About this RNA
The RNA shown here (transfer RNA) has 82 nucleotides and comes from a Candidatus Staskawiczbacteria bacterium. Rfam family: tRNA. It is annotated as a transfer RNA.
RNA sequence: GCCGAGGUGGCGAAAUUGGCAGACGCGUAUGGCUUAGGACCAUAUGGGGCAACCCGUGGGAGUUCGACUCUCCCCCUCGGCA
Repeated sequence: GCCGAGGUGGCGAAAUUGGCAGACGCGUAUGGCUUAGGACCAUAUGGGGCAACCCGUGGGAGUUCGACUCUCCCCCUCGGCA
């Protein structure tokens, strides 16, 4: 340099004929249980805001009523070829 795969909450990982973003698991917080802890159970857990709401899928732009998903440029990671 060329080709391919990928980038989503604190971590892993879902969601694609374009239609509720974050299911599910881990972790964490609080409570229960326990003599105490572990295990187990319950609730909560992206950011801002008193609230109504607003923002958020690597960065930017475009298409569209509507984009994690399609198109273009850029950045980063992994694999292959040279």